[in-house]
RNA sequence: GGUCUGUUAAUUCAACGGUAGAAUGUUGCGUUUACAUCGCAAACGUAGUAGGUUCGACUCCUACACAGACCA
Numbered sequence: 001g002g003u004c005u006g007u008u009a010a011u012u013c014a015a016c017g018g019u020a021g022a023a024u025g026u027u028g029c030g031u032u033u034a035c036a037u038c039g040c041a042a043a044c045g046u047a048g049u050a051g052g053u054u055c056g057a058c059u060c061c062u063a064c065a066c067a068g069a070c071c072a
Base pairs, nucleotide, nucleotide: 001071002070003069004068005067006066007065010024011023012022013021018055026042027041028040029039030038048064049063050062051061052060
């Protein structure tokens, strides 16, 4: 330098263009003599940035940033 993949909650990851979810973690309550386990509930995101297409975009297109793989 070229090709490709990825960027979503504190972490790891889903989501066929139509109100963004799960697990783990955190907090509270219950259960226990107590701790753990278990049960219930709650908080936490404008989706890497900026544009475009569309009635409507995490999803499609473009540029840029960052991370990674391969080729040279």